[in-house]
Context: one part of a larger RNA
Molecule: small-subunit ribosomal RNA, 5' domain
Organism: uncultured bacterium
RNA sequence: GAUUGAACGCUGGCGGCAGGCCUAACACAUGCAAGUCGAACGGCAGCGGGGGAUAGCUUGCUAUCCUGCCGGCGAGUGGCGGACGGGUGAGUAAGGCAUCGGAACGUGCCCGGUCGUGGGGGAUAACACUUCGAAAGGUGUGCUAAUACCGCAUACGCCCUGAGGGGGAAAGCGGGGGAUCGUAAGACCUCGCGUUAUUGGAGCGGCCGAUGCCGGAUUAGCUAGUUGGUGGGGUAAAGGCCUACCAAGGCGACGAUCCGUAGCUGGUCUGAGAGGACGACCAGCCACACUGGGACUGAGACACGGCCCAGACUCCUACGGGAGGCAGCAGUGAGGAAUUUUGGACAAUGGGCGCAAGCCUGAUCCAGCCAUGCCGCGUGAGUGAAGAAGGCCUUCGGGUUGUAAAGCUCUUUCGCAGGGAAAGAAAACUUACCUGUUAAUACCAGGUGAGGAUGACGGUACCUUGAUAAAAGCACCGGCUAACUACGUGCCACACCGCGGUAAUACUAGGGUGCGAGCGUUAAUC
Numbered sequence: 001g002a003u004u005g006a007a008c009g010c011u012g013g014c015g016g017c018a019g020g021c022c023u024a025a026c027a028c029a030u031g032c033a034a035g036u037c038g039a040a041c042g043g044c045a046g047c048g049g050g051g052g053a054u055a056g057c058u059u060g061c062u063a064u065c066c067u068g069c070c071g072g073c074g075a076g077u078g079g080c081g082g083a084c085g086g087g088u089g090a091g092u093a094a095g096g097c098a099u100c101g102g103a104a105c106g107u108g109c110c111c112g113g114u115c116g117u118g119g120g121g122g123a124u125a126a127c128a129c130u131u132c133g134a135a136a137g138g139u140g141u142g143c144u145a146a147u148a149c150c151g152c153a154u155a156c157g158c159c160c161u162g163a164g165g166g167g168g169a170a171a172g173c174g175g176g177g178g179a180u181c182g183u184a185a186g187a188c189c190u191c192g193c194g195u196u197a198u199u200g201g202a203g204c205g206g207c208c209g210a211u212g213c214c215g216g217a218u219u220a221g222c223u224a225g226u227u228g229g230u231g232g233g234g235u236a237a238a239g240g241c242c243u244a245c246c247a248a249g250g251c252g253a254c255g256a257u258c259c260g261u262a263g264c265u266g267g268u269c270u271g272a273g274a275g276g277a278c279g280a281c282c283a284g285c286c287a288c289a290c291u292g293g294g295a296c297u298g299a300g301a302c303a304c305g306g307c308c309c310a311g312a313c314u315c316c317u318a319c320g321g322g323a324g325g326c327a328g329c330a331g332u333g334a335g336g337a338a339u340u341u342u343g344g345a346c347a348a349u350g351g352g353c354g355c356a357a358g359c360c361u362g363a364u365c366c367a368g369c370c371a372u373g374c375c376g377c378g379u380g381a382g383u384g385a386a387g388a389a390g391g392c393c394u395u396c397g398g399g400u401u402g403u404a405a406a407g408c409u410c411u412u413u414c415g416c417a418g419g420g421a422a423a424g425a426a427a428a429c430u431u432a433c434c435u436g437u438u439a440a441u442a443c444c445a446g447g448u449g450a451g452g453a454u455g456a457c458g459g460u461a462c463c464u465u466g467a468u469a470a471a472a473g474c475a476c477c478g479g480c481u482a483a484c485u486a487c488g489u490g491c492c493a494c495a496c497c498g499c500g501g502u503a504a505u506a507c508u509a510g511g512g513u514g515c516g517a518g519c520g521u522u523a524a525u526c
Base pairs, nucleotide, nucleotide: 001526002525003524004523006522007521008520009519010518013377014376015375016374017373018372019370020369021335026333027332028331030330031329032328035080036079037078040077041076043073044072047071048070049069050067051066052065053064054063055062056061057060087288088287089286096213097212098211099210100209101208102207105205106204107203110201111200112199113198114197116195117194118152120150121149127142128141129140131138132137158167159166160165172193173192174191175190176189177188180187181186214260215259216258221251222250223249226248227247228246229245230244231243232242233241263285264284265283266282267278268277269276270275290311291310292309293308294307313324314323315322316321341367343366344365345364349363350361351360352359353358380410381409382408383407390401391400392399393398416466417465418464419463420462424457429451430450431449432448433447434446435445436444473515474514475513476512477511478497479496484510485509486508488507
């Protein structure tokens, strides 16, 4: 000099953009952070509507009861999603990261291809009744549905194979409809969404190898599933990954092992570079989710807001027994020099579910707080010598503060008040036409056009009108280092080195210098 996730002192006008627990991976009150689908299902607790019955009367309203008939829908079965998104950096020196390669793998949703979707069955929750318990939560009996579950049939391709053969699937739901059948429901046709089997792809993921990645030798030897082989097991998959047997190997001064420290990278800061230091924010990867262990489900987890066990802690209890996990967003206590609101909205972007409408979304977008940083703007402009008063200095003549102020004439950025006013919002939706599909001018899909609607921010940005000159400090002045005099004080008050002991350019004041909504100090890196 540059820099910072900074803190502290004094001071503080506005805006834009960014950043904001670096400490206790300490403990957490409260609310919210993952749901959704009625176009899978039985249903109907609540709400609204329709129908029926009865009663009251102002004869078209009210009340009660019945009815899932309709819109919808609590709880439940079922499906998909809760493995993403969000947080943190404890652990980890190599199960990691970065770069470059590899072969023995998996893959829900998405895209392309091929073959199917036939025919049956038995349950179970909800519900009703019963019963145990303070609660959390259960027990028993009975009824019922499905895209839940289980057989049978079939098998292009698939799997196994001793090549003969053997094995294994499925589910329906919704929209529309001319002829035919049917009392009706519907069959039937067609379209869409699903579903079974299989194949290819995309993207994603698992695995292996090489090279590189902090310090210590006051750590020199380490290793028994250890190193390799065979058989077996296991996995989606190679492999001591596991196991039995056999052999005795494997690593190491090119630093094994041990100890300490640490998430890694793109990058950031500095520097002419080489290098050094760092890894906040943003992005990629990894690890973790009270501590330790374990598996279940699933395409995917050994799963932050799932389960089981153990432990510590907290809470409830009728003492028998139960409940919990903010390193999600806010917020509280504690620790600390120190770090924000228990805010708004799903309008946009993205995600989950759904045919869709839509619902959910503390992701996200916004707002609030903080000079924490960077950037921009302002605190006025012109005139004004009687060089006013006051202060300070003085050789007592004067000098300086100083055109500075006052005064006069203007302007109004910003702020304040009033008015106007974008963009972020066009998709979805409705509708017309065309094309495709089709028996079809239904439905549905694609395209084109039209229509009306949707904004948290927001009293927005921006534009304009009006009135008002209204908003400056901090450090320093002996030397480093830009800036000097005077009084007072008398080792007191300041301090990096050092001044100060009766003439102090070092304390205080006047004046000056530097930076400026900041300025200094401290800490830290180059």